[in-house]
Context: one part of a larger RNA
RNA sequence: CUGGGCGUAAAGGGCGCGUAGGCGGAUAUUUAAGUCAGAUGUGAAAGACCUGGGCUCAACCUGGGAACUGCAUUUGAUACUGGAUAUCUAGAGUUUGAUAGAGGGAAGUGGAAUUCCAGGUGUAGCGGUGAAAUGCGUAGAUAUGUGGAGGAACACCAGUGGCGAAGGCGGCUUCCUGGACCAAUACUGACGCUGAGGUGCGAAAGCGUGGGGAGCAAACAGGAUUAGAUACCCUGGUAGUCCACGCCGUAAACGAUGUCAACUAGCCGUUGGGGGGCUUGUCCCCUUAGUGGCGCAGCUAACGCGAUAAGUUGACCGCCUGGGGAGUACGGUCGCAAGAUUAAAACUC
Numbered sequence: 001c002u003g004g005g006c007g008u009a010a011a012g013g014g015c016g017c018g019u020a021g022g023c024g025g026a027u028a029u030u031u032a033a034g035u036c037a038g039a040u041g042u043g044a045a046a047g048a049c050c051u052g053g054g055c056u057c058a059a060c061c062u063g064g065g066a067a068c069u070g071c072a073u074u075u076g077a078u079a080c081u082g083g084a085u086a087u088c089u090a091g092a093g094u095u096u097g098a099u100a101g102a103g104g105g106a107a108g109u110g111g112a113a114u115u116c117c118a119g120g121u122g123u124a125g126c127g128g129u130g131a132a133a134u135g136c137g138u139a140g141a142u143a144u145g146u147g148g149a150g151g152a153a154c155a156c157c158a159g160u161g162g163c164g165a166a167g168g169c170g171g172c173u174u175c176c177u178g179g180a181c182c183a184a185u186a187c188u189g190a191c192g193c194u195g196a197g198g199u200g201c202g203a204a205a206g207c208g209u210g211g212g213g214a215g216c217a218a219a220c221a222g223g224a225u226u227a228g229a230u231a232c233c234c235u236g237g238u239a240g241u242c243c244a245c246g247c248c249g250u251a252a253a254c255g256a257u258g259u260c261a262a263c264u265a266g267c268c269g270u271u272g273g274g275g276g277g278c279u280u281g282u283c284c285c286c287u288u289a290g291u292g293g294c295g296c297a298g299c300u301a302a303c304g305c306g307a308u309a310a311g312u313u314g315a316c317c318g319c320c321u322g323g324g325g326a327g328u329a330c331g332g333u334c335g336c337a338a339g340a341u342u343a344a345a346a347c348u349c
Base pairs, nucleotide, nucleotide: 004320005319006318007303008302012317014201015200016199017198021194022193023192025088026087027086028085029084030083031082033081034080035077036076037075038074039073040072041071042070049065050064051063052062053061054060091191092188093187094186096183097182099180103177104176105175106174107173108172109171110154115149116148117147118146120144121143125136126135162169163168206247207246208245209244210243211242215241216240220236221235222234223233258316259315260314261313262312263311266294267293268292269291270290271289272288273287274286275285276284277283278281298305299304322349323348324347331342332341333340334339
């Protein structure tokens, strides 16, 4: 080099954009680099192979042949690949008009609830649990009604509903802004796919500086439970959770299923758009883009998957190769740190 794999057995990069590279639509002409065919030269000898000969045989020695699958030069072939030229529209993109949406950023704003504060009513309990106690309360709590402060989150609508590449996104209004889908037309003319490095985004927790702090709540304290209870339960409670800016770069970052494209029975829902039908309805049919449930063929070790494939294929990338040692050590890179990333071996079963 050649192989088999990656939903659950080891194995899909957390997700985009994109450099190099790899791969790439239709037609015609051309070239002849790849490719194919012929010729010539070369491919030392020995060995190995085939076939003869010589030692009485054999080992051994020796003649001849084939082979040496290669390289170079040259003459041709032109289907495919490549190069060049011209043309095309089915891929891709642009234009026009509509549509849906928790897509993103900023500013403003609303009501319910919790907590706290003020003063009113009111009196002995409240709270909590399996049961209690710690705790709060006659310095007037809990309850109830009024006013105020402040922070955080947005009940119902709400839906295997929607949007986003992923992480994720949910009160309302305004501004800025990305993407998607549909219909019909015109235009560009392969402008495409993937993507090692690279670069950007990336939940929560954590870190830095400055704010903020209602509720919740690691740590911590107390009360219980218990043989013990550094827990589960209860009463408190600080970081944190929130905001701005800057880091971190990891997750069961999951559909445990990479991206793109083509093809392959049906049936039932649902979301967005378009078209049609009549009996004009809470209707039916067609189509398109999503999102779900079954299911044929096929696949699968089975479970299951089944046009949203794990089916049948192609292009490109990532990854796996017995368990432990170990996602560790050392070194490198990154980071303020925590640590992240890259990543072994001895030894052992």

The prediction has a mean pLDDT of 90. The part of an RNA shown here (small-subunit ribosomal RNA, central domain) has 349 nucleotides and comes from an uncultured prokaryote.